[in-house]
RNA sequence: GCUGCUCAUCGCCACACCCGCCGAGAGGCGGGGUCGGAAAGCCUCGGGUCUCGUCGCAGAUGGCCGGGCUGCCAGU
Numbered sequence: 001g002c003u004g005c006u007c008a009u010c011g012c013c014a015c016a017c018c019c020g021c022c023g024a025g026a027g028g029c030g031g032g033g034u035c036g037g038a039a040a041g042c043c044u045c046g047g048g049u050c051u052c053g054u055c056g057c058a059g060a061u062g063g064c065c066g067g068g069c070u071g072c073c074a075g076u
Stems, first nucleotide, its partner, number of pairs: 001076004012037002017032006035063001041069003045066003048061004052056001
């Protein structure tokens, strides 16, 4: 570098839903939870979708797709 979660090991995150809080809202944070994930770690660069008190060089979604950066283990 490549391949991948199996031949093996240690583990990691947390969909929906519930509770509390924040927000105009989409949604976010914390706790519970555990559908899934081999980067479900991070970044709005491009696209999609969603939000509106302001239709914007605005906001949200990284667990929608692509892309970029970084990382563990095994094999090669």
Background: This is a predicted structure of a 76-nucleotide RNA (c-di-GMP-I riboswitch aptamer) from Thiobacillus denitrificans. The coordinates come from a structure-prediction model, not an experiment, and the mean pLDDT is 83. The sequence was found by an Rfam model in a public genome assembly. NCBI's taxonomy places the organism under Bacteria, Pseudomonadati, Nitrosomonadales, Thiobacillaceae, Thiobacillus.